[in-house]
RNA sequence: UGAGUAAACCAGACGGUCGCAGCUGCCGCAACAGGCGGCAGUCUGAGGAAAGUCCGAGCUCCAUAGGGCAGGGUGCCAGAUAACGUCUGGUGGAGGCGACUCCAAGGAAAGUGCAACAGAAAUAAACCGCCCGGGCUUUCGGGCCUGCGGCAAGGGUGGAAAGGCGGGGUAAGAGCCCACCGCCCCUUUGGCGACAAGGGGGGCAACUGUAAACCCCAUCCGGAGCAAGACCGUACAGAAGGCCAUACGGCUGCCCGUCGUGCCUUCGGGUAGGUCGCUUGAACUUGCCGGUGACGGCAAGGCUAGAUAGAUGACCGUCUUCAACAGAACUCGGCUUAUCGGUUUGCUCACAUC
Numbered sequence: 001u002g003a004g005u006a007a008a009c010c011a012g013a014c015g016g017u018c019g020c021a022g023c024u025g026c027c028g029c030a031a032c033a034g035g036c037g038g039c040a041g042u043c044u045g046a047g048g049a050a051a052g053u054c055c056g057a058g059c060u061c062c063a064u065a066g067g068g069c070a071g072g073g074u075g076c077c078a079g080a081u082a083a084c085g086u087c088u089g090g091u092g093g094a095g096g097c098g099a100c101u102c103c104a105a106g107g108a109a110a111g112u113g114c115a116a117c118a119g120a121a122a123u124a125a126a127c128c129g130c131c132c133g134g135g136c137u138u139u140c141g142g143g144c145c146u147g148c149g150g151c152a153a154g155g156g157u158g159g160a161a162a163g164g165c166g167g168g169g170u171a172a173g174a175g176c177c178c179a180c181c182g183c184c185c186c187u188u189u190g191g192c193g194a195c196a197a198g199g200g201g202g203g204c205a206a207c208u209g210u211a212a213a214c215c216c217c218a219u220c221c222g223g224a225g226c227a228a229g230a231c232c233g234u235a236c237a238g239a240a241g242g243c244c245a246u247a248c249g250g251c252u253g254c255c256c257g258u259c260g261u262g263c264c265u266u267c268g269g270g271u272a273g274g275u276c277g278c279u280u281g282a283a284c285u286u287g288c289c290g291g292u293g294a295c296g297g298c299a300a301g302g303c304u305a306g307a308u309a310g311a312u313g314a315c316c317g318u319c320u321u322c323a324a325c326a327g328a329a330c331u332c333g334g335c336u337u338a339u340c341g342g343u344u345u346g347c348u349c350a351c352a353u354c
Base pairs, nucleotide, nucleotide: 001350002349003348004347005346006345007344008343009342010341012319013318014317015316016315017314018313020045021044022043023041024040025039026038027037028036029035047325051336052335054334055333056332057331058330059225060224061223062222071221072220073219074218075217076090077089078088079087080086091105092103093102094101095100106216107215111214112213113210114209115208127155128154129151130150131149132147133146134145135144136143137142163181164180166178167177168176182204183202184201185200186199187198188197189196190195229276230275231274232273236269238267239266240265241264242263243262247261248260249259250258251257284301285300286299287298288297289296290295
């Protein structure tokens, strides 16, 4: 210098004018209220994802003796955490020269299913081929026929063809025998563990793959969600008690009978509306300490949107200039997805120079 890799950060800045929401203070109007309106403030006012709503929690209500079935999630080991399907550090595997990245990574020797096409054959083998015996034939190279013959070494098909590879062996071959590798069993050492390194044995028909196919094993899981839910309550049904009068109205012109009608108090449900839930929190910033790390502990500091038809905007000037994805609605921890332009740091590889 170029190429790459891992992370952290910013998300237009400054000034001016106006507007919107919240809070606080003051004033005015109301008097059912925490109401309505106005003015002021060196006051506050979206994000890294506020998004998707995919996981895990807090909180609230409902359900719940205990256990089981069904259903669903998770799935190497150890740790972190309130918890997690998240994160950290490892193990094993895959990719890369490397920094580094990726993995849903239990079980296919319990059972069932599936495996297209190709191929003779897919858990099961003789299509081509190699070898041997017999017969016929020969141009002596061989060819043809035949055997309830031998052979999985070679070719071909396939993702996969009966452990791999080399040597010995053989008529030709074959774990038939041997070395190395793989696999299985036993075992030693190291490690908390996943596992690693080694030793011994077995000739390998226990052995095709597939469990993001059923399934088996282990482990976890009650449901609904802030329109959760709690409170205050104009209205208007209902219940109880009391009061007035024996009234008024209907059946009915009259009598009897019967039905309906008023006011007050209390209870009770609760519509309109209002209040709370609502933002002080497993939070944030800074520093120190412990830990490889995720993270934890301690101290100090500040308060950082809280609406309910829903605020966060517009214009001008300067900075070359127009900034991407996008917009809170109970709150946190994650994951995933979207994203203009830039800044910083660690590391790797190549080339060049000293």